[in-house]
Context: one part of a larger RNA
RNA sequence: ACCUGGUUAAGGAACUCGGCAAAAUAGCCCCGUAACUUCGGGAUAAGGGGUGCCUGCUUCGGCAGGCCGCAGUGAAAUGGAUCAACCGACUGUUUAGCAAAAACACAGCAUUCUGCCAAGACGCAAGUCGAAGUAUAGGAUGUGACACGUGACCAAUGCCGAAAGAUUAAGGCAAGGGGUUAGCGCAAGCGAAGCUCUGAACUCAAGUCCCGGUGAAUGUCGGCCGUAACAAUAACGGUCCUAAGGUAGCGAAAUUCCUUGUCGGGUAAGUUCCGACCUGCACGAAUCGUGCAACGAGUUGAUCGCUGUCUCAACCAGGAGCUCA
Numbered sequence: 001a002c003c004u005g006g007u008u009a010a011g012g013a014a015c016u017c018g019g020c021a022a023a024a025u026a027g028c029c030c031c032g033u034a035a036c037u038u039c040g041g042g043a044u045a046a047g048g049g050g051u052g053c054c055u056g057c058u059u060c061g062g063c064a065g066g067c068c069g070c071a072g073u074g075a076a077a078u079g080g081a082u083c084a085a086c087c088g089a090c091u092g093u094u095u096a097g098c099a100a101a102a103a104c105a106c107a108g109c110a111u112u113c114u115g116c117c118a119a120g121a122c123g124c125a126a127g128u129c130g131a132a133g134u135a136u137a138g139g140a141u142g143u144g145a146c147a148c149g150u151g152a153c154c155a156a157u158g159c160c161g162a163a164a165g166a167u168u169a170a171g172g173c174a175a176g177g178g179g180u181u182a183g184c185g186c187a188a189g190c191g192a193a194g195c196u197c198u199g200a201a202c203u204c205a206a207g208u209c210c211c212g213g214u215g216a217a218u219g220u221c222g223g224c225c226g227u228a229a230c231a232a233u234a235a236c237g238g239u240c241c242u243a244a245g246g247u248a249g250c251g252a253a254a255u256u257c258c259u260u261g262u263c264g265g266g267u268a269a270g271u272u273c274c275g276a277c278c279u280g281c282a283c284g285a286a287u288c289g290u291g292c293a294a295c296g297a298g299u300u301g302a303u304c305g306c307u308g309u310c311u312c313a314a315c316c317a318g319g320a321g322c323u324c325a
Stems, first nucleotide, its partner, number of pairs: 002319007010311002014309001019306001027051005036041001038145001052067006068072001080304007087296002092104002108143007120129003146291004151221003156218002158214004165209003171203002176198005183190002222240005249283001250280001261277005
């Protein structure tokens, strides 16, 4: 020097990516307890005081008096607290062996399929599950408590419907043609039946085209120019394109490149944080939008307390190390 513990003057996060680690808090009784809130909570909020022993009394809950110590939940076990923001409502689940989370699930919501020998699934089948269930049921998909909402577009893709027309396979029917050759013919050649190769027209399903519907289906949701009595801006106008041009709400955001945007707050000093602004490179409404009490070994910022994290290190105990067995 190392490992595990213990103590430490003054300071008290100056350490560090970050209070990581450690310290601190702690039980019970009494007092007291805010914003916010879904009225249940928040809450052990926060913040204070008490706590031992002996004697007497007692309504057995305590009360009164006395005593000791630095210290009375005298050891051990045994919450640090607060203010904000983000995400996820919550309890739960997960990468057995680097990730516990904002991921998954969830109750709720919505769409869609399914009338029972159900749809769907497994299986070659028999059969089984669904279900000893029957649309208040079962399957699939998306969203994810709750509150307020959920805009435009059916052009593309998908799905559904309708069946008039176009197209369309095998098959059916089968005209015609070829090969072969009994026969006919002097020959060239013709050529029945059978067998065989081929084969037009006609007939003919779904599908596709066509037509219509459908967004809590996959998805998509513009550009340029001008204009108001300073300037700036543009309620307004013009024009091009489109299926339609992003509504409400939110917004430098878990999304903002430029960017440490600008302003405000907090600090002596703040690329983080909070509140605003909107110029949204490239938010946006069940791939949900915006809020939200409670909850969280979640993420971020701040404060109090506390401390060897540090200024800056010191000492102590045990171990390991070394020697021998």
Background: Large-subunit ribosomal RNA, domain IV from a metagenome, 325 nucleotides, folded computationally. RNAcentral holds the full RNA, with entries from SILVA. It matches the Rfam family "Bacterial large subunit ribosomal RNA". Its mean pLDDT, the model's own confidence on a scale to 100, is 87.